[in-house]
Context: one part of a larger RNA
Molecule: small-subunit ribosomal RNA, central domain
Organism: uncultured Gammaproteobacteria bacterium
């Protein structure tokens, strides 16, 4: 490079949004780049293959012939590809009605729990553990009763449930804002899909700076276990966890499964909407779309298993793999405050 793949063997970027590129619906007319066809010139001799001829055959040597699959000029064709021009509505979008959501930002504000002080009651323990001990406690503890303070989290509801592009998103109210289904069909009229650089988000865990610190809780500290115990158990306990502002750019960032779009038995569920038929105080059934789950045919799968939410049939772009180790490492580069991240080898070696 060609073939071959990417769920689990190597192998889908963490997700978005758009750049150039690459791909692109459906009519008509029109040009002819691409496409096909014929003419012409040219494709240098040798070589290769046909077919003869000469060396005794043969290699070899020779004559024709083919052929050179290209180029180029110039004729013609118009199905497809493509420009070009007018059109369409299935594609995408708007506008209109309606509708459901822990989607996102700010701002309130509500109970319950722990803890910690203040009083009060009341006396000897409480606490922890496989047993214990360190700890707390006659300077009144645990218990209980009131008050008060503060932070963080938000039982029940709740689900195999809803929402977001992924991260993620959960008391209630109030503003602000995104996105998604529906349904009728009333306007644009392909306006699309993909997506390299680029750009933006991005769990937890760390970093800067001010602030908060109820609990919980690396580090540390003790007690205990142990042959040791820098650990699994206990008692406390500091960063952190929360708040604003900036950084970091990373996870088994997982459906380990890239978007889009088309086609391809069924069967049972759940969610949000239409439509229809019932029943009316009942809240059923059927049908349709748009989500989300369980089974399961054909097919695919090395199997496991997927199986209309495909890992089946196809297409279009885009990313990635190439034997195990050295290694996601050195080195150079951009990047960051740093911790490190992106990129990314080789020599040696099985």
């Nucleotide at each position: 490079c060609u073939g071959g793949g990417c769920g689990u063997a190597a192998a889908g970027c963490g997700c978005g949004c758009g750049u150039a590129g690459g791909c692109g619906g459906u009519u008509u007319a029109g040009a002819a780049a691409g496409u096909u066809g014929g003419a012409u010139g040219u494709g240098a001799a040798a070589u290769c293959c046909c077919u003869g001829g000469g060396c005794u055959c043969a290699a070899c040597c020779u004559a024709g012939g083919a052929a050179c699959u290209g180029c180029a000029u110039u004729c013609a064709a118009a199905a497809c590809u493509u420009c070009u021009a007018a059109g369409c509505u299935a594609g995408a979008g708007u506008g209109g009605g309606a509708g459901a959501g822990a989607g996102g930002g700010a701002a309130g504000u509500a109970g319950a729990a722990u803890u910690u002080c203040u009083g009060g009651u009341g006396u000897a323990g409480c606490g922890g553990u496989g047993a214990a001990a360190u700890g707390c406690g006659u300077a009144g503890a645990u218990a209980u009763c009131a008050g008060a303070a503060g932070g963080a989290a938000u039982a029940c509801c709740a689900a195999u449930g809803g929402c977001g592009a992924a991260g993620g998103c959960a008391g209630c109210u109030u503003c602000c804002u995104g996105g998604c289904u529906c349904c009728a069909a009333a306007c644009u009229g392909a306006c699309g899909c993909u997506a390299a650089g680029g750009u933006g988000c991005g769990a937890a865990a760390g970093c800067g700076u001010g602030g908060g610190u109820a609990g919980c809780a690396a580090a540390c500290a003790g007690g205990a276990u142990u042959a040791g115990a820098u650990a699994c158990c206990c008692u406390g306990g500091u960063a952190g966890u929360c708040c604003a502002c900036g950084c970091c750019g990373u996870a088994a960032a997982c459906g380990a499964u890239g978007a889009c779009a088309a086609c391809u038995a069924g069967c049972c569920g759940u969610u949000g909407g239409g439509c229809a038929g019932a029943a009316u105080u009942a809240a059923c059934u059927g049908u349709u779309c748009a989500g989300u789950g369980g089974c399961g045919c054909a097919g695919c799968u090395a199997a496991c298993g997927c199986a209309u939410u495909a890992a089946g049939u196809u297409g279009u772009c885009c990313g990635c793999c190439u034997g195990g180790g050295g290694a996601g490492u050195a080195c150079g580069g951009c990047c960051g405050c740093a911790a490190g991240g992106c990129u990314a080898a080789a020599a040696c070696u099985c």